[in-house]
Context: one part of a larger RNA
Molecule: large-subunit ribosomal RNA, domain IV
Organism: Striatella unipunctata
């Protein structure tokens, strides 16, 4: 000096991106326990007291023929130490918000999480030689299963709910129509000719899906406006006009994991906040299963605050143990 540890005045997060690490709690009894809820929980909630050893007594279960002996547990006394769960192991804790309902899975060896998955929901194929995968084929899985099954998409317990829009795009569906290959049939030209004729082109009509066209579908992909003016202080704009679209974004919730301008206003919290939290709405550029809000109960998650405790820090110090380094 480094490492591992031990103490430690007075302070007690003033440290720091952040209480990272440390420290503090920790066991049984006994008393008590809030908000909120899906009435199960939250809950070892939160806060509190006792805890050694000796003597009676009292009450259980145990054993014993019986005297009585063992645990255990309460009750009153006595009594020692600074200290009685005497070591050692052994929960900090308590409000608010975000996100995900939950346990559960992941990036072997920098990322454990708001990712993934989950029960639940919803759509779509799919009637059975089943759709639907793999195989070149035989075959095989689905399945020794049969729509309460079977695959493929989405969302993600639970409550409340899920608005308009089918104009593009996908999809389904219909057959009226248009267009159309390969073929079929064919008027009619052309070449050549020994003729019977052979060749070659070809108007025109027939003619399958796919396309066009016509209709349905958004818990399919996917969208959901612009000016203008008006109410008797002003502000505002319930109303009016106008132009554009398939339709103009409903409930909700909102400077948000979305808010640029920004450190928005405002109120709280702090002496003192680019933080938290609640409100407002002027959504640059919120919103309905690409799910919208909300939720109790979970979280090695993410922020914010309050207790307690502390060398995390004022300010650093001594001591232990191992190693470096100088000197002998």
């Nucleotide at each position: 000096u480094u490492a591992u540890g031990u103490u430690g005045a007075a302070g007690g997060a003033a440290c720091u991106c952040g209480g990272c690490a440390a420290a503090a709690u920790u066991a049984c009894u006994u008393c008590g326990u809030a908000a909120c809820u899906u009435c199960g929980g939250a809950a070892u909630a939160a806060g509190a007291a006792g805890u050694g050893g000796c003597u009676u007594u009292u009450a259980a279960a145990g054993g014993g023929c019986a005297a009585c002996c063992u645990u255990u547990a309460a009750a009153a006394g006595c009594u020692g130490u600074c200290a009685c769960a005497c070591a050692a192991u052994c929960g900090g804790g308590g409000a608010c918000a975000g996100c995900g309902a939950c346990u559960g899975u992941u990036u072997a060896a920098c990322a454990a999480a708001a990712a993934c998955a989950c029960a639940g929901g919803u759509c779509u194929c799919u009637g059975c030689u089943a759709a639907u995968u793999c195989g070149u084929a035989a075959g095989a899985a689905g399945a020794u299963g049969u729509a309460u099954a079977g695959a493929g998409a989405c969302u993600g317990a639970c409550g409340c709910c899920u608005g308009c829009c089918c104009g593009g795009u996908g999809c389904u569906g219909c057959a009226a129509g248009a267009a159309u290959a390969a073929u079929a049939g064919a008027a009619a030209a052309a070449g050549u000719u020994u003729u019977g004729g052979c060749u070659u082109u070809a108007a025109c009509u027939a003619g399958a899906a796919a396309u066009c066209c016509c209709a349905g579908u958004a818990a399919a992909c996917g969208g959901c406006g612009g000016c203008c003016g008006u109410a008797a202080c002003u502000c505002u704009g319930a109303c009016g006009g106008u132009c554009c679209u398939a339709a103009g974004g409903u409930a909700g919730c909102g400077a948000a994991a979305u808010u640029c301008c920004u450190u928005g206003g405002c109120a709280u919290u702090u002496a003192a906040u680019u933080g938290g939290u609640g409100u407002c709405c002027u959504g640059c550029a919120u919103g309905a299963a690409u799910g919208g809000c909300g939720u109790a109960a979970c979280g090695a998650c993410u922020g914010u605050c309050c207790c307690a405790c502390u060398g995390u820090c004022u300010c650093c110090a001594a001591c232990a143990u191992a190693a470096u380094c100088u000197c002998a």